c-di-AMP riboswitch aptamer (ydaO/yuaA leader) from a Dehalococcoidia bacterium, 167 nucleotides, folded computationally. Its Rfam family is "c-di-AMP riboswitch aptamer (ydaO/yuaA leader)". Rfam's curators write: This family represents a conserved RNA structure found upstream of the ydaO and yuaA genes in Bacillus subtilis and related genes in other bacteria. Of the family's consensus pairs, 92% are formed in the model. The sequence was found by an Rfam model in a public genome assembly.
[in-house]
RNA sequence: UGAAUAUUGGGGCCGAAUCCCUGCGCGGUCUGACCGGGCGGGGAGCGGGGGACCCACCAACUUUGGGGUGAAUGCGAACCGUCUGCUCGCCGAGUCGAUGAAUCGCACGGCGCGCUCCCUUGCGCCGAACCCGUCAGCUAACCCCGUAGGCGACCGAGGGAGACGGC
Numbered sequence: 001u002g003a004a005u006a007u008u009g010g011g012g013c014c015g016a017a018u019c020c021c022u023g024c025g026c027g028g029u030c031u032g033a034c035c036g037g038g039c040g041g042g043g044a045g046c047g048g049g050g051g052a053c054c055c056a057c058c059a060a061c062u063u064u065g066g067g068g069u070g071a072a073u074g075c076g077a078a079c080c081g082u083c084u085g086c087u088c089g090c091c092g093a094g095u096c097g098a099u100g101a102a103u104c105g106c107a108c109g110g111c112g113c114g115c116u117c118c119c120u121u122g123c124g125c126c127g128a129a130c131c132c133g134u135c136a137g138c139u140a141a142c143c144c145c146g147u148a149g150g151c152g153a154c155c156g157a158g159g160g161a162g163a164c165g166g167c
Stems, first nucleotide, its partner, number of pairs: 012151003018044007026036003045147006055137001065135001066132004073107005080100004085095004108127006115162007
């Protein structure tokens, strides 16, 4: 210097959740610079809510409460459990309705397939959770709030436009 093998890390994804400045401690250190991280403050960017005229809603609405963030909604089927009523050969069975959970299907909404964007296509996945507290339509000025958390190991393809890199 090169090659092989093994191990580890990086690349990327959902989401608004990123970047910059600064105060006070702490640690590393050659007690200098510098680096790291903790607790605060400020700003930019991004995201969300409240809030007029006009418009909308209009004799509705006001517990069948209502509303917000978010893609996270609607409908149906059968099975199982529970409850009310009814029937029977009665403590069990059947049936109507309601309700809960999971499964499946349809519609609709969202995400990923590795440089970015547009179109087409194929494959895979998600449709949760939380908050306000009786209260909010839209909404200029204005006011307020958030800037978390959780994942990932060989990665589909075609057309078009670009970026970067190589020669």